[in-house]
RNA sequence: GAUGAACGCUGGCGGCAGGCUUAAUACAUGCAAGUCGAACGGUAAGGCCGAGUGCAGCAAUGCAUGAGGUACACGAGUGGCGCACGGGUGCGUAACGCGUAUGCAACCUGCCCUCUACCGGGACAAAACAGCUGGAAACGGCUGCUAAUAUCCCAUGGUUACGCGACGGGGCAUCCCGUUGAGUAUAAAGAUUUAUUGGUAGGGGAUGGGCAUGCGUAUUAUUAGGUAGUUGGCGGGGUAACGGCCCACCAAGCCGACGAUGAUUAGGGGUUCUGAGAGGAUUAACCCCCACACUGGAACUGAGACACGGUCCAGACUCCUACGGGAGGCAGCAGUAGGGAAUAUUGGGCAAUGGAGGAAACUCUGACCCAGCCAUGCCGCGUGAAGGAAGACGGCCCUAUGGGUUGUAAACUUCUUUUGUCAUAGAGUAAAGUCGCUCACGAGUGGGCGUUUGAGAGUAUAUGACGAAUAAGUAUCGGCUAACUCCGUGCCAGCAGCCGCGGUAAUACGGGGGAUACGAGCGUUAUCCGGAUUUAUUGGGUUUAAAGGGUGCGCAGGCGGAUCGGUAAGUCAGGGGUGAAAAGUUGGGGCUUAACUCCAAUCGUGCCUUUGAUACUGCCGGACUAGAGUGCAAUAGACGUGGCCGGAAUGUGAUGUGUAGCGGUGAAAUGCUUAGAUAUGUCACAGAACACCGAUCGAGAAGUCAGGUCACGAGUUUGCAACUGACGCUCAGGCACGAAAGCGUGGGGAUCAAACAGGAUUAGAUACCCUGGUAGUCCACGCUGUAAACGAUGAUCACUCGUUGUUGGGCAGUGAUGUUCAGCGGCCAAGCGAAAGCGAUAAGUGAUCCACCUGGGGAGUACGAUCGCAAGGUUGAAACUCAAAGGAAUUGACGGGGGCCCGCACAAGCGGAGGAGCAUGUGGUUUAAUUCGAUGAUACGCGAGGAACCUUACCCGGGCUUGAACGUAAGACGGCGGCACAGGAGACUGUGCUUCCCUUCGGGGCGUUUUGCGAGGUGCUGCAUGGUUGUCGUCAGCUCGUGCCGUGAGGUGUUAGGUUAAGUCCUGCAACGAGCGCAACCCCUGCCGCGUGUUACCAGCGAGUGAAGUCGGGGACUCACGCGGGACAGCCCGGGAUAACCGGGAGGAAGGCGGGGAUGACGUCAAGUCAUCAUGCCCCAUAUGGCUUGGGCUACACACGUACUACAAUGGCGCAAACAAAGGGAAGCAAAUCCGCGAGGAGGAGCAAAUCCCCAAAAGGCGUCCCAGUUCAGACUGCAGGCUGCAACCCGCCUGCACGAAGCCGGAAUUGCUAGUAAUCGCAGAUCAGCAUGCUGCGGUGAAUACGUUCCCGGGUCUUGUACACACCGCCCGUCAAACCAUGAAAGUUGAGAACGCCCGAAGUCCAUGUUCUGACCGCAAGGGGGAAGUGGCCGAAGGCGGGUUCAAUGAUUGGGGUUA
Repeated sequence: GAUGAACGCUGGCGGCAGGCUUAAUACAUGCAAGUCGAACGGUAAGGCCGAGUGCAGCAAUGCAUGAGGUACACGAGUGGCGCACGGGUGCGUAACGCGUAUGCAACCUGCCCUCUACCGGGACAAAACAGCUGGAAACGGCUGCUAAUAUCCCAUGGUUACGCGACGGGGCAUCCCGUUGAGUAUAAAGAUUUAUUGGUAGGGGAUGGGCAUGCGUAUUAUUAGGUAGUUGGCGGGGUAACGGCCCACCAAGCCGACGAUGAUUAGGGGUUCUGAGAGGAUUAACCCCCACACUGGAACUGAGACACGGUCCAGACUCCUACGGGAGGCAGCAGUAGGGAAUAUUGGGCAAUGGAGGAAACUCUGACCCAGCCAUGCCGCGUGAAGGAAGACGGCCCUAUGGGUUGUAAACUUCUUUUGUCAUAGAGUAAAGUCGCUCACGAGUGGGCGUUUGAGAGUAUAUGACGAAUAAGUAUCGGCUAACUCCGUGCCAGCAGCCGCGGUAAUACGGGGGAUACGAGCGUUAUCCGGAUUUAUUGGGUUUAAAGGGUGCGCAGGCGGAUCGGUAAGUCAGGGGUGAAAAGUUGGGGCUUAACUCCAAUCGUGCCUUUGAUACUGCCGGACUAGAGUGCAAUAGACGUGGCCGGAAUGUGAUGUGUAGCGGUGAAAUGCUUAGAUAUGUCACAGAACACCGAUCGAGAAGUCAGGUCACGAGUUUGCAACUGACGCUCAGGCACGAAAGCGUGGGGAUCAAACAGGAUUAGAUACCCUGGUAGUCCACGCUGUAAACGAUGAUCACUCGUUGUUGGGCAGUGAUGUUCAGCGGCCAAGCGAAAGCGAUAAGUGAUCCACCUGGGGAGUACGAUCGCAAGGUUGAAACUCAAAGGAAUUGACGGGGGCCCGCACAAGCGGAGGAGCAUGUGGUUUAAUUCGAUGAUACGCGAGGAACCUUACCCGGGCUUGAACGUAAGACGGCGGCACAGGAGACUGUGCUUCCCUUCGGGGCGUUUUGCGAGGUGCUGCAUGGUUGUCGUCAGCUCGUGCCGUGAGGUGUUAGGUUAAGUCCUGCAACGAGCGCAACCCCUGCCGCGUGUUACCAGCGAGUGAAGUCGGGGACUCACGCGGGACAGCCCGGGAUAACCGGGAGGAAGGCGGGGAUGACGUCAAGUCAUCAUGCCCCAUAUGGCUUGGGCUACACACGUACUACAAUGGCGCAAACAAAGGGAAGCAAAUCCGCGAGGAGGAGCAAAUCCCCAAAAGGCGUCCCAGUUCAGACUGCAGGCUGCAACCCGCCUGCACGAAGCCGGAAUUGCUAGUAAUCGCAGAUCAGCAUGCUGCGGUGAAUACGUUCCCGGGUCUUGUACACACCGCCCGUCAAACCAUGAAAGUUGAGAACGCCCGAAGUCCAUGUUCUGACCGCAAGGGGGAAGUGGCCGAAGGCGGGUUCAAUGAUUGGGGUUA
């Protein structure tokens, strides 16, 4: 895009078209084929005439009946024509059925046209009818009468037919045509209005048919052979006609890989749909042909049928029946049932067109013309138009006093009236025919006038009136694909054409608003074509994506070198015929337009025929040598087959030497060995394989081929150019060869070695490793016929840059070398290719032939066939299932891959932790609550830098509800607050007393209270977020611009060679630059200088003390605070590339980034945090908010982390006496002095600090203890105290005395540290009323070790492999278990189909006939002729029996397959 469509929602009108695609299922009812009285006998009904009769009436007359007649008409009947058309359907049919083109010298044709001739005489019946009679009916039977255009006989007979004869002509084989002679056999019908019409015979025409042939016409080879009337002949029969159409005889043919036969499916065509076309699909409507008419068979009649509304028979079914018998055939039009997703009225009319009959009027006509139903389709029209902003109300959304959108949409104003309603008028289609008049011409026709005829239909149409009045939906809105938001839901409900959406912020589900598309329709489903170059003729491929056969030979087939001549089959051109109409296209015309329809042209790409052309192809003939082959001369080789020979090694046997192990492995063990192994010497035997040469070599068609030699055989290559003269290339089927394994028979058996055994390894180890070991490995003969049979690359021919190596020949050259042919390799150009790559050995450019491919899985499976001894091979599907499977390359990540490098990563060391006690955190458990968070590294002395109350978020109770804080607006009040008392656990409640400020006197401030609007939440989501933090990692990386390379992803730069702590620097380079990182700039510290000099300092001077920078003073020193200097590989030597840089040295306080800090690239972990804070959404709202007492966070069988203290002598205790740094201090630090054993108390000088205080530093020194659970260790506990604080019970810290636990250095495993570091020692601070073994800082004392980078961990970089990309914590294979699905096998069972053999054999044609019957003719008669019936025969449908065969369904059980978190 399309449709004979269906379904869902919706629906105003008209025109034109269409309407059982399924059950060729069954059919109630009505209709669909009759007509002619001008063929006939007639008269049942009707019309007309009508003698007569009856009734009523006085009568006229009326009514009724009615013999008979009727040149009105007509039931039934005889007869003629029609019924073979028209209409329906698509069962069957793969066929001369259809299409197209021819032929019939092999044919028929009623009615129609034309021509010729004729129509004489006679006869016999039978319907109807009448009588009798059978039957329920359908339908008959017997007797009798009768007409004809019914039937029969005779005559005539041109012609025709048949056979025979003669002449002439023609063709296409049989033959045909014309003329003519004799013979045989045959015709007729009348009607009548006297005009005609009909009849018979024949010729011609037209029309319609019959037959034959070429070409075209579905799938399947998992259908390969089929055929006996089969193929042909001769002779008959039959037919309209040819013919095995049928029959007798004879012959053995005929068809088939160019697809016979079988199976399955199917009416064919014009056309229709789609497509650029070529094609593909299609056969509804309309037209042509065919076939069929309940199923099967058969003939009759006829011009025509083997007959839809005829006959006979058989069968199934339905109906009637008196049970004896009968009737029927909608695939005609309506209609019914059924089936189905689904398809209409039991309508009107013959007015028109057409048909049948008729002389005609006319009759009949479900053909047809119309109407009805259905949005089924196509086309047209409408549902209003213009104005109208306060951009109304309402709805929806938002950042919400407001804005956006619906939206000029509505309202409102003006206008119009298609459609609609009402009314009025009202067609065309109608031309004829008939009848009447008239005209023309000889007829009989024709012309004119008049008259008659409309179902549709009072329809189309026109006019008038009324009034916006009567008229919009459907689907979609994640991308493809035009159109976006809110709410609800929460992997649910659902959506979905593909990708895919939905797990609490869904543009994807459902609803609302809005939008988009189309519009009386819109969507969905189904089907076809397109897109799909995705079967490729146009127009594809095969190295790696699916795909080259394992290899050769070769028949058929396809293709084929150069030249001359002929021919004209292919090919090309012109002419003719045909290619129905309709449809299509173009141009016109008619309906108001369009659809629709009409006219004209064109198209129909085809077939047939004819006349030419001859380049190419074909065919025929001649001649050629470039392809191919032969010959001659050379030539290399693991080419093949057979025989013979050889040495090394291995094993075994014999024997000697010799002694304890051998062997084997990662390490072992099994095994062998004192019965003497292994090792070693000699001899012997056996079988198999052939070191070195040896190669990137050579040979062969491939598989493959390797010791030497002989024989036989084969091919290659080079040279010569003697010979043949296209002999060639490829190759379906076929034939042959064909590794290894395997099979059969017979040998052989040394080695090795499936199976097997044992030993190891392992969680296991039916493996890898080891010790043994049988088939086999070897030979002969036979089979198998497959391999990653690979160059994953079919064969042949031609053409198309270079360079380099090599094998075998030839030529030239002294030679190096050059050149040529045939091979084998490497690198590359153009070109090709998706890329990787290929590149004269093509995967380039062309030609020929063969083979093969068409998404993955199922599956190289099943079934069938075939080959094989078997194993198995070849050929080779489907159901079902998935949306991928696959190739090449890219970037990462990963590797029990590789290279280089780094890090307390290992190693080398020192000290710990893991064991104990205790502290602290966590898990778990418990609990009313033990609030919450953090969970590998990167949670666990973490948030918390300090839980008795508070904190506090948790629990149990008791209170409050605009609320505990704050803002704002309005109103009220002058309170609040303070003090005292009472109740209460407290919050709180109640009582009493006391009572604001400023003022311009309006009010304002402040506070309380009331009301309104905002509260509040440590409730959820860190996976909605901001901010902030950890980690990789202070690792050296991460990127960009431009250029270049690549189809692209992407690469290059950033890689490489060096070097560095460093992507640090240098050099090179299709790269050149740049950014974020590194480094530096900042701070502390180490040396020096300058400046300043108190609260710091005190050398010199002076004063002064018991002592003291205490004082005057000083500005030297220390120190403090500022500002500078200093270090840069600067200097020297060496290395390196004259580089970067590295090694050594000097000088220097410091030397190679001097030490430390701050500083953390792009990013990763949906890492942590909604409980610091902020914040979206959700949730709570007399509670999940707020106040408060008490409790809990401090629990305790247990487990883990981090610390502290120890286990002791490098120590404990005692004593004496020195040396820090950095901090802190006002609700504070607190000195001196006094009291207390002590914690502490009293006290209060000084200090907002270089001034005063905290402040005592400790390890260290000396003495003692003497290795013990101790003079170690200090847990736990008792008593007595101290301090803070409303308050130390749960639950603080400290002191004294007493008590004195575990613990004697810690299993597996594990951690920190490279120098002022580890270790060890103390000090201070934050938090804080009080509470530190924690944390953050500070200084004192002060080591050991680093060979080195193999290994563990982490990281960087280059490279490599990858089936990973959530990225190895990846991916993924198979069994088993479970569910579901389709399928194979299966003892069988059931059904269907097509044949075959036999039996039976209806109707019926044909043949025969001896029985019976018989009108026409002959005959005087008897009888004959002819006919019929009956009977018999051949054939023969249905039916029966039978064995095979094909297909389908089903089947206990069973096999594999697919899908499933």
This is a predicted structure of a 1461-nucleotide RNA (small-subunit ribosomal RNA) from an uncultured bacterium. Its Rfam family is "Bacterial small subunit ribosomal RNA". Its family is annotated with ribosome and structural constituent of ribosome in the Gene Ontology. The coordinates come from a structure-prediction model, not an experiment, and the mean pLDDT is 83. The sequence is in RNAcentral, with records from ENA and SILVA.